[in-house]
Context: one part of a larger RNA
């Protein structure tokens, strides 16, 4: 001076980017860690470097390219399995406990940092912003970084010089291979009969590299849905490989490989060793780890299963790192199966189960499965206030009525039969009485078939004759 405004403090919402602390836990690593129990007691041993209990991850973990076995004419990362072998070796040498080297298989694969001056030129990377052929690239500005980003170099090397020769990059489209989804493919509903329904029995077929299983109103190869062919076919801006092809950019005084040199040639510290202590191990004058004192070296250090000294060989180079596959899997997700279990069995749970319920709490923790082919789940009439009854309907069936499939037993009711002095109940003998099941008998009915007779009827016929007759 402003009053919709500066500037300063404070608070809260929102939020680019990043961060996962819980859970889970077969298996995996790393910690910490018992005891029961055997030793027929028990204390060292064993159980066990085990369980519980803490900590981290993967889909595997873990380990891993020797400071390695090893004593050979030497092998050559790691992990797993057969053997080595209940062996060497530890052990009150007691009970027990217990490797590795070879070799034989499974599986197979090797690298990277620091330590050098690019030093005629930080040659490097985040971020942001633009625009492109977006798992990215190129330009453009901040910032990182000389206490070191890059390029080279890792011990079997290697680096500088000098030389001859050999080899060469990215991207896109189509297609092929390998996984991985989806879709695809035979053959009757034909007749009778039975039953609510035919998927039954009888007749007559079809297919059949399919007659495995499921469904459909009952036992369905041929209805339905799959099943076999099958290591087929087709399909999917699904994956992954690169061989083939089609186009685009690139094609540098780059890059890897090679041979030679009177030329350099850096390699990991409170670590390796030592001593002492707990502790592990088959490890035995100390396998391995862990505290704590000491604490190196540079033709040097570790290791070579008995300490220590001297000397020889031999063999690898620790104190930084990545790294598939062969293994391991009572979780988890997606498949297939069964000489396994059928509702007191199998998981506690077949069902609104870790539910209901107990219990302060840790924690414990059941019981419960079936109507019917289809709800067709009883319309309506009556009685009741109502549940109900009593008809009537629905079904094959309601003596399947949502307390429902079959409905067992002890045990109630009602109905019928039969007993009743010495409880009931047992056992042995004889009798009655219901009641069932077979044989005989007899009578009556009914239906078939024979056979004999008597009649009746039709028909044919003789004789009479009144005639719708008699008679044979």
């Nucleotide at each position: 001076g402003u009053u919709u405004g500066a500037c300063c403090u404070c608070a809260g919402a929102u939020c680019a980017g990043a961060c996962a602390a819980g859970g889970a836990u077969a298996c995996c690593c790393g910690c910490u860690g018992a005891a029961c129990u055997u030793a027929a007691g028990c204390a060292u041993a064993u159980c066990a470097a085990u369980a519980a209990g803490c900590g981290g991850a993967g889909g595997a973990a873990a380990a891993g390219a020797a400071a390695c076995c090893a004593g050979c004419a030497g092998g050559g990362a790691u992990u797993g399995c057969c053997u080595c072998a209940g062996u060497a070796a530890c052990g009150g040498c007691g009970a027990g406990u217990g490797a590795a080297g070879c070799g034989g298989c499974a599986a197979g694969a090797g690298c990277u940092c620091a330590a050098a001056u690019u030093u005629g030129a930080a040659a490097u990377c985040u971020g942001a912003u633009a625009c492109c052929u977006u798992c990215g690239g190129u330009g453009u500005c901040c910032g990182a970084g000389u206490u070191g980003u890059a390029a080279u170099u890792u011990g079997a090397a290697g680096a500088g010089g000098a030389g001859u020769c050999u080899u060469c990059g990215g991207u896109u489209u189509g297609g092929g291979u390998c996984g991985u989804g989806g879709c695809c493919u035979a053959u009757g509903u034909u007749c009778c009969u039975u039953g609510g329904a035919a998927c039954a029995g009888g007749a007559c077929g079809u297919c059949g590299u399919a007659g495995a299983g499921g469904g459909u109103g009952a036992g369905a190869a041929u209805c339905c849905c799959g099943u076999a062919c099958a290591c087929g076919g087709c399909u999917g801006a699904c994956g992954a490989u690169c061989u083939c092809u089609c186009g685009c950019c690139a094609u540098g005084u780059g890059a890897a490989g090679u041979u030679c040199c009177u030329u350099c040639g850096a390699a990991g510290a409170g670590u390796c060793g030592a001593g002492u202590u707990g502790u592990u191990u088959g490890g035995g004058a100390a396998u391995g780890c862990a505290g704590c004192u000491c604490u190196a070296a540079a033709u040097g250090g570790g290791u070579g299963g008995u300490a220590a000294a001297u000397u020889u060989c031999a063999u690898c180079u620790a104190a930084a790192g990545c790294u598939a596959a062969a293994u391991a899997c009572c979780g988890g997700c997606g498949a297939g199966a069964g000489a396994c279990c059928g509702a007191u069995a199998g998981c506690g749970c077949a069902c609104a189960a870790g539910u209901a319920g107990a219990g302060u709490g840790a924690u414990c923790g059941a019981a419960a499965g079936a109507u019917g082919a289809a709800a067709a789940g009883c319309a309506c009439u009556u009685u009741g206030a109502a549940a109900a009854g009593a008809g009537a309907g629905u079904u094959a069936a309601a003596c399947a009525g949502u307390a429902c499939g079959u409905g067992a037993a002890a045990u109630u009711g009602u109905u019928g039969a039969a007993a009743g002095g010495g409880a009931a109940g047992c056992g042995c003998u004889u009798g009655c009485a219901a009641u069932c099941a077979g044989a005989c008998u007899u009578g009556c009915c009914u239906u078939u078939g024979g056979u004999c007779g008597a009649u009746c009827a039709a028909c044919g016929u003789u004789c009479c004759u009144u005639c719708u007759g008699g008679u044979u």
Predicted 3D model of a 472-nucleotide part of an RNA (large-subunit ribosomal RNA, domain I) from an uncultured fungus. RNAcentral holds the full RNA, with entries from SILVA. It matches the Rfam family "Eukaryotic large subunit ribosomal RNA". Clan: LSU clan. The literature on the family includes a 2001 paper in Science by Yusupov et al., "Crystal structure of the ribosome at 5.5 A resolution".